[in-house]
Molecule: transfer RNA
Organism: Bacilli bacterium
RNA sequence: GGGUCUAUAGCUCAGUUGGGAGAGCACCUGAUUUGCAUUCAGGGGGUCGAGAGUUCGAGUCUCUUUAGAUCCACCA
Numbered sequence: 001g002g003g004u005c006u007a008u009a010g011c012u013c014a015g016u017u018g019g020g021a022g023a024g025c026a027c028c029u030g031a032u033u034u035g036c037a038u039u040c041a042g043g044g045g046g047u048c049g050a051g052a053g054u055u056c057g058a059g060u061c062u063c064u065u066u067a068g069a070u071c072c073a074c075c076a
Base pairs, nucleotide, nucleotide: 001072002071003070004069005068006067007066010025011024012023013022019056027043028042029041030040031039049065050064051063052062053061
């Protein structure tokens, strides 16, 4: 330098053919208990890595870019 993959909640991840942003764990509140844990009920938390474009509509498609992983090439 070139190719491929990854980036979504605090963490691990899902998101199908472009149309509702979600799950588990964690966190908060309440119930249960003498208390803790467990269990049950409820709740908060996101500009989907960044920027732009296409579209009525983008996590999803296109371009640029950042970070990480990996392969190839080059130099030594």